[in-house]
RNA sequence: ACAGGUAACUCGGGAGAAUCGGGUUUCCGAUGCCGAAGGAGCAACCGCCCCGGAAACUCUCAGGCUUCAGGACCGCGUUAUCAAU
Numbered sequence: 001a002c003a004g005g006u007a008a009c010u011c012g013g014g015a016g017a018a019u020c021g022g023g024u025u026u027c028c029g030a031u032g033c034c035g036a037a038g039g040a041g042c043a044a045c046c047g048c049c050c051c052g053g054a055a056a057c058u059c060u061c062a063g064g065c066u067u068c069a070g071g072a073c074c075g076c077g078u079u080a081u082c083a084a085u
Base pairs, nucleotide, nucleotide: 001085004082005081006080007079008078009077011075012074013073018031019030020029021028022027032065033064034063038061039059040058041057045053046052047051
């Protein structure tokens, strides 16, 4: 100096799932539903194999079911760091 890994941040994309009643908006209640914040469970698999790490699978505690907001994940960019060349 430079591809790359990791972490964070701005921007962009980003799914699913209802009705009724009350209510000025927010919101509240009843039942039903959704899974892609988080959380939990099993486990393929992996490792330094005592033990540990583990999903987009499963469960829905939480969250969500007009909009807004949030949103796993993906992409560009920036910063820091790691280590090879």